This is a predicted structure of a 72-nucleotide RNA (transfer RNA) from an archaeon. The coordinates come from a structure-prediction model, not an experiment, and the mean pLDDT is 80. The sequence is in RNAcentral, with records from ENA. It matches the Rfam family "tRNA". It is annotated as a transfer RNA.
[in-house]
């Protein structure tokens, strides 16, 4: 330099070939307990980034960034 793949919550992963972005775990608050843990209820938290198509984009198209693999 070329080709392919991955990028979603602090972390690990979903989202049924375009239609309300979810779960587990962790964190915080409350309940519960003589105290802690377990347990119960609740809360906050995300589509790498910039554009395009569309009534509607995590999903499709183009660029770009990071990482991984292969080729030269």
């Nucleotide at each position: 330099g070329c080709a392919g793949g991955u990028g979603u919550a602090g972390c690990u992963c979903a989202a049924u070939u375009g239609g309300u972005a979810g779960a587990g775990u962790a964190u915080c608050u409350g309940g519960g307990u003589g105290c802690c843990a377990u347990c119960c209820a609740g809360a906050a938290a995300a589509u790498g980034u910039g554009g395009g198509u569309u009534c509607g984009a995590g999903u499709c198209c183009c660029g770009u960034c990071a990482c991984c693999u292969g080729c030269u």